[in-house]
């Protein structure tokens, strides 16, 4: 007894399936030609910009400093996502999160068409406010 998420339901069980939900590729028209190692792209909220110190590497200085780069880390601002047990939208507010993985030189949009996924995880807190909607 709920929450995040597309990740549920039915059938079946030796394998295979169907529905729903979700992702990618892919014309015309339109858009874009702003770039082909500075690679690029996709799933996903998981991005972006500064600043600080530590460590390491390289270079300079000539003896303790400076510069560049890398890895991890801390802080701040922006942006994005989630929760606050009737539902939904907006505003405010409190709290939390911003990981990981894949394609392999290639992908704008995109009818037809093609193709893939349907995993995981949290959870014992007694349950914010206002407006709107719906129901009794």
């Nucleotide at each position: 007894a709920g929450c995040c998420g597309a990740a549920u339901c039915c059938a079946g069980c030796c394998c295979a399936g169907g529905a729903g939900c979700g992702g990618g590729g892919g014309a015309a028209c339109c858009a874009g030609u702003u770039u082909u190692u500075u690679g690029g792209g996709g799933c996903g909220a998981a991005c972006c910009u500064c600043a600080g110190g530590c460590u390491c590497a390289c270079g300079a200085u000539g003896u303790u400093u400076c510069g560049u780069g890398a890895a991890a880390u801390u802080g701040a601002a922006g942006c994005g996502g989630g929760u606050g047990g009737u539902c939904u939208u907006c505003u405010c507010u409190a709290c939390c999160c911003g990981a990981g993985c894949c394609c392999g030189g290639c992908a704008g949009c995109u009818a037809a068409c093609c193709u893939c996924g349907u995993a995981g995880g949290c959870g014992a807190c007694a349950a914010g406010a206002g407006a709107g909607a719906g129901g009794a």
c-di-AMP riboswitch aptamer (ydaO/yuaA leader) from uncultured Selenomonas sp., 136 nucleotides, folded computationally. Taxonomically the source falls in Selenomonas (Bacteria, Bacillota, Negativicutes, Selenomonadales). Its mean pLDDT, the model's own confidence on a scale to 100, is 78. The RNAcentral record of the sequence draws on MGnify.